[in-house]
RNA sequence: GCCGGGGUGGCCUAGCUGGUGGGGCGUCAGACUCAUAAUCUGAAGGCCGCGGGUUCGAACCCCGCCCCCGGCACCA
Numbered sequence: 001g002c003c004g005g006g007g008u009g010g011c012c013u014a015g016c017u018g019g020u021g022g023g024g025c026g027u028c029a030g031a032c033u034c035a036u037a038a039u040c041u042g043a044a045g046g047c048c049g050c051g052g053g054u055u056c057g058a059a060c061c062c063c064g065c066c067c068c069c070g071g072c073a074c075c076a
Base pairs, nucleotide, nucleotide: 001072002071003070004069005068006067007066010025011024012023013022019056027043028042029041030040031039049065050064051063052062053061
């Protein structure tokens, strides 16, 4: 350099044919307990990698760029 896959709260991960972004862990608060853990309840937390385009409407489609993984090629 070329090809393929991927980037979604602090971490992991789902998201159908474009139509209200969800779950687990963790965090915080409360309940329970003599107390801690466990358990239960609730809450906060998302520029969906960045920019642009298409569309009434984009995590999803198109273009460019950045980063990660795998393969191939190059390496005077």

Transfer RNA from Archaeoglobi archaeon JdFR-42, 76 nucleotides, folded computationally. The coordinates come from a structure-prediction model, not an experiment, and the mean pLDDT is 82. It matches the Rfam family "tRNA". Rfam classes the family as a transfer RNA.